RNA sequence: GCACGGGCGCGGGCAACCGCCGCGGGGGUUUCCCCGGGGAGGAAAGUCCGGGCUCCACAGGGCAGGAUGCUGGAUAACAUCCAGGCGGGGCGACCCGACGGAAAGUGCCACAGAGAAUAGACCGCCUACCGGAGAGAUCCGGCGGGUAAGGGUGAAACGGUGAGGUAAGAGCUCACCAGCGGCCCGGGCAACCGGGCCGGCUUGGUAAACCCCAUCCGGAGCAAGGCCAAAUAGGGGGACGUUUGAGGACUGCCCGUCCAAAGUUCCCGGGUAGGCUGCUUGAGGCCGGCGGUGACGCCGGACCCAGAGGAAUGGUUGCCGCCCCGAAAGGGGUACAGGACCCGGCUUACAGCGCCCGUGCACCU
Repeated sequence: GCACGGGCGCGGGCAACCGCCGCGGGGGUUUCCCCGGGGAGGAAAGUCCGGGCUCCACAGGGCAGGAUGCUGGAUAACAUCCAGGCGGGGCGACCCGACGGAAAGUGCCACAGAGAAUAGACCGCCUACCGGAGAGAUCCGGCGGGUAAGGGUGAAACGGUGAGGUAAGAGCUCACCAGCGGCCCGGGCAACCGGGCCGGCUUGGUAAACCCCAUCCGGAGCAAGGCCAAAUAGGGGGACGUUUGAGGACUGCCCGUCCAAAGUUCCCGGGUAGGCUGCUUGAGGCCGGCGGUGACGCCGGACCCAGAGGAAUGGUUGCCGCCCCGAAAGGGGUACAGGACCCGGCUUACAGCGCCCGUGCACCU
């Protein structure tokens, strides 16, 4: 210098003017004025996980269903994070992995191919028998059998190499290697790693296919939930109930008494509209110290930093910054995107910059 890898930070600044939404104080008093102070993000996003909070359900256990799946740790919890192991990729810095079980069972394995999982005979190789040719050695054809060495197909063909063996072959036998299983030794908390001995020779892939094993999981959500509470209609209760006639009881009739009743009036309760609350002080961010490889934890200090409800956080102008084009003058651009109960993650989007550490190659000293 070029090309890369990892970890972070920022992602416009200042001023003027006009505005918007909460909070505190003052004035005025019904929503107005004045003063002070505050007002989106690294992802506020997708709403994909996990938790807090709220209401409902719940003795305990099981089934069903869902999620997770190497080991150890962190945490309120997690599908997250940290450290390590194993596997894969890269020359490397580093990156990626839902990474239990396929010798429990079932299913599936396109195309090609003879055969795709209790293998398989297309070509080839060997051969009993029959026929033919030839003096013979042998060759050719037919039919039946043997053979997984060789060819061919395929992502994958039932261990690999060599020797023995055989008619030709074959873990058929042997040696070495790979794999699997068992036992032992050493290291590590563990996953696992290193080594030794023995065994039968060998058991294809797929579990984000069913399934098996282990662990975890109650449901619904701030439109949760709580409080206040019109108008109208209806419900319950109390008081009055004139007049006359009708209703019921005492009583067959009359009087009387009681009940009931239209109506008037008062009270109570539920729900609706509406209003208030939940609402932002919290697993809080910042600074410092200590413990830990680290995720993180503990201690101390100072801080308060959006809370709307058709939904504020904006607009204009000037100067400056940054990027692109241009010789200059000048022109153009300045991303992705915006809270809605809160928090921890994951994933996705993002113009343009800056910082630190590291790797490879080339060159110079």